[in-house]
Context: one part of a larger RNA
RNA sequence: GAUUGAACGCUGGCGGCAUGCCUUACACAUGCAAGUCGAACGCGAAAGCGGGGCAACCCGCAAGUAGAGUGGCGAACGGGUGAGUAACACAUCGGAACGUAUCCAGUAGCGGGGGAUAACCUGUCGAAAGAUAGGCUAAUACCGCAUACGAUCUACGGAUGAAAGCGGGGGACCGCAAGGCCUCGCACUAUUGGAGCGGCCGAUGUCGGAUUAGCUAGUUGGUGGGGUAAAAGCUCACCAAGGCGACGAUCCGUAGCUGGUCUGAGAGGACGAUCAGCCACACUGGAACUGAGACACGGUCCAGACUCCUACGGGAGGCAGCAGUGGGGAAUUUUGGACAAUGGGCGCAAGCCUGAUCCAGCAAUGCCGCGUGCAGGAUGAAGGCCUUCGGGUUGUAAACUGCUUUUGUACAGAACGAAAAUGUUUCUAUUAAUACUAGGAGCUCAUGACGGUACUGUAAGAAUAAGCACCGGCUAACUACGUGCCAGCAGCCGCGGUAAUACGUAGGGUGCGAGCGUUAAUC
Numbered sequence: 001g002a003u004u005g006a007a008c009g010c011u012g013g014c015g016g017c018a019u020g021c022c023u024u025a026c027a028c029a030u031g032c033a034a035g036u037c038g039a040a041c042g043c044g045a046a047a048g049c050g051g052g053g054c055a056a057c058c059c060g061c062a063a064g065u066a067g068a069g070u071g072g073c074g075a076a077c078g079g080g081u082g083a084g085u086a087a088c089a090c091a092u093c094g095g096a097a098c099g100u101a102u103c104c105a106g107u108a109g110c111g112g113g114g115g116a117u118a119a120c121c122u123g124u125c126g127a128a129a130g131a132u133a134g135g136c137u138a139a140u141a142c143c144g145c146a147u148a149c150g151a152u153c154u155a156c157g158g159a160u161g162a163a164a165g166c167g168g169g170g171g172a173c174c175g176c177a178a179g180g181c182c183u184c185g186c187a188c189u190a191u192u193g194g195a196g197c198g199g200c201c202g203a204u205g206u207c208g209g210a211u212u213a214g215c216u217a218g219u220u221g222g223u224g225g226g227g228u229a230a231a232a233g234c235u236c237a238c239c240a241a242g243g244c245g246a247c248g249a250u251c252c253g254u255a256g257c258u259g260g261u262c263u264g265a266g267a268g269g270a271c272g273a274u275c276a277g278c279c280a281c282a283c284u285g286g287a288a289c290u291g292a293g294a295c296a297c298g299g300u301c302c303a304g305a306c307u308c309c310u311a312c313g314g315g316a317g318g319c320a321g322c323a324g325u326g327g328g329g330a331a332u333u334u335u336g337g338a339c340a341a342u343g344g345g346c347g348c349a350a351g352c353c354u355g356a357u358c359c360a361g362c363a364a365u366g367c368c369g370c371g372u373g374c375a376g377g378a379u380g381a382a383g384g385c386c387u388u389c390g391g392g393u394u395g396u397a398a399a400c401u402g403c404u405u406u407u408g409u410a411c412a413g414a415a416c417g418a419a420a421a422u423g424u425u426u427c428u429a430u431u432a433a434u435a436c437u438a439g440g441a442g443c444u445c446a447u448g449a450c451g452g453u454a455c456u457g458u459a460a461g462a463a464u465a466a467g468c469a470c471c472g473g474c475u476a477a478c479u480a481c482g483u484g485c486c487a488g489c490a491g492c493c494g495c496g497g498u499a500a501u502a503c504g505u506a507g508g509g510u511g512c513g514a515g516c517g518u519u520a521a522u523c
Base pairs, nucleotide, nucleotide: 001523002522003521004520006519007518008517009516010515013370014369015368016367017366018365019363020362021328026326027325028324030323031322032321035073036072037071040070041069043067048061049060050059051058052057080281081280082279089206090205091204092203093202094201095200098198099197100196103194104193105192106191107190108189109188111145113143114142120135121134122133123132124131125130151160152159153158165186166185167184168183169182170181173180174179207253208252209251214244215243216242219241220240221239222238223237224236225235226234256278257277258276259275260271261270262269263268283304284303285302286301287300306317307316308315309314334360336359337358338357342356343354344353345352346351373403374402375401376400383394384393385392386391409459410458411457412456413455417450423443424442425441426440427439428438429437467512468511469510470509471508472493473492474491478507479506480505481504482503488495489494
């Protein structure tokens, strides 16, 4: 000099864009953060309104609504944190023995049956959490049978193994009707290929310590079982005795890695906040289940610590999600708004959910921009300070005159971000079909949290807006008074013991400026 996720002191007008627990991976009150589908399925209220009845009550609407339940998909994404980890964790370059829900392209199918079960009803136990017995019922839930182009296994003879429906529309024909039938869309089964994603392996690179020199028995290799989606001591039995190490093994300490960031002419050095990629973790330790995918932050089980409820028998919980609280600390924000946009989940869709996200709030925390007026104005006014008492300086500074109105204030107007989806006309595909559905084109309606915000216009008025550090040398900037080795200053050299440009105050000056200085840290 440059820089910072900074803090502290003094000061503080506005706007834009960023950033904001670096410390206790400490403990957490409260609310929200993952749901959705009635076009898979069976059930199904109440308030309220109307009618009847002396009343209890009954009937209709509400409404097949709210609501749970079965089932499907999602919940493995998105979001947080950096504790652990010095190693296939990450980075770069390669590899072969793998998996893949949804999506895309292709091929072949989707026939015929069965038995349950939740919800519900009736009981029982329990303070609760909840548990349990009996009875009824449905499905795209579950289980067989048939079939098998592909697929798997094979001793090449053969063997094994699937499926589910739902919705829209319709001319002839059948049917009392539902519907059959035809057709379209979504779904379902088997399989091939792809895309994207993921698992695995190798090489090279990746901090300090030798006051750590030897380490290793599943250890190193083989054979054969087992196991995995898959190669492999991954695991087991047997056999051999290997394997690593001064090119630093092992041990100890420290640490998430990278793209990058800061600095520097560069080479380097230091760092790894925000943003992006990967990894690891989710109160601590362990384990598996479900599933295409987890050994699963807001799932399950076991153990532990802690907190809470309890009728003492037993139960409940996990903010390193967003806010917020206590604690720690020099130190780090609101218990805000909206799904309008972008994206995600579910759904045919309408739509619902979304503390992702987009916005707003707080903080000079940083960067950038703007302002706090402009021009004239000498008797160089008054006052202050200094003085050799002549004067000098503050100083065109002020007053005064004229002008302007950024910002601020008041009033008025007022966005971009929003065109997709919708409706309608038409064309094409499909089809028996001018139905439905899908795609293209034209026209058209609606949808904004931010926000009455940005922006624009009008009005009055210099009005609403300057500080901080320093002035001995380094280092730009000097005098007076006070003090008297005292009080104090100080980055280094050093100042202060009666004439201190070095302490304190004042006047003046210098530097930077909504900041300035100090401290800490890096180059």

Predicted 3D model of a 523-nucleotide part of an RNA (small-subunit ribosomal RNA, 5' domain) from a Betaproteobacteria bacterium. It was read from a public genome assembly. NCBI's taxonomy places the organism under Bacteria, Pseudomonadati, Pseudomonadota, Betaproteobacteria. The coordinates come from a structure-prediction model, not an experiment, and the mean pLDDT is 85.